[in-house]
RNA sequence: GCCGCCGUGGCGGAAUUGGCAGACGCGCUGGACUCAAAAUCCAGUUCUUAACGGAGUGUCGGUUCGAUCCCGACCGGCGGUA
Repeated sequence: GCCGCCGUGGCGGAAUUGGCAGACGCGCUGGACUCAAAAUCCAGUUCUUAACGGAGUGUCGGUUCGAUCCCGACCGGCGGUA
């Protein structure tokens, strides 16, 4: 250089024939239980805002009524190849 795969909350990792983004697990926070803790159980947990609201799937564009998903260019990572 060329080819292929991948990029989603604090972390791992789902959601693929385009239709509620973040299931599930870990972690964290609060509560119950306990003399106190561990274990267990319940609730919450993307960002921003006082709230209303707005933004958000690596970045920027495109297609579409509608994009994590399809298309293009770029950025980063991994693998293969001369």

Transfer RNA from Aliicoccus persicus, 82 nucleotides, folded computationally. The source organism's lineage runs through Bacteria, Bacillati, Caryophanales, Staphylococcaceae and Aliicoccus. It matches the Rfam family "tRNA". Its family is annotated with triplet codon-amino acid adaptor activity in the Gene Ontology. Rfam classes the family as a transfer RNA. The sequence was found in a public genome assembly. Its mean pLDDT, the model's own confidence on a scale to 100, is 81.